[in-house]
RNA sequence: AGCUUAUCAAGAGCAGUCGAGGGACCCGGCCCGAUGACGCUGCAGCAACCGCCCAUUGAGGAAAGGUGCUAACUCCGGCAGCGAAAGCUGGAAGAUAAGAG
Numbered sequence: 001a002g003c004u005u006a007u008c009a010a011g012a013g014c015a016g017u018c019g020a021g022g023g024a025c026c027c028g029g030c031c032c033g034a035u036g037a038c039g040c041u042g043c044a045g046c047a048a049c050c051g052c053c054c055a056u057u058g059a060g061g062a063a064a065g066g067u068g069c070u071a072a073c074u075c076c077g078g079c080a081g082c083g084a085a086a087g088c089u090g091g092a093a094g095a096u097a098a099g100a101g
Base pairs, nucleotide, nucleotide: 003099004098005097006096007095008094013043014042015041016040017039021032022031023030026078027077028076029075044070045069046068049066050065052061053060054058074093079090080089081088082087
């Protein structure tokens, strides 16, 4: 890298640094950005997959450890079904975790 399973409507930002693009890829839209985005670093926080605690084993607890995350539903659409439309459901792709070979 690929495979399997689960989740993706909630939640959680300040400082320093950098300096022009960024929001995964392509197309379309919409947004963020010199009042400094994105990235990186530090600290803080959120969540609770693994791990931990209790044989009151649960819609349980905690948050030291391994990850992850902290604009917008995974920012929205693209494919399929239903629908007059608005829209709804699913898929694909992607992300994260755990696992197997």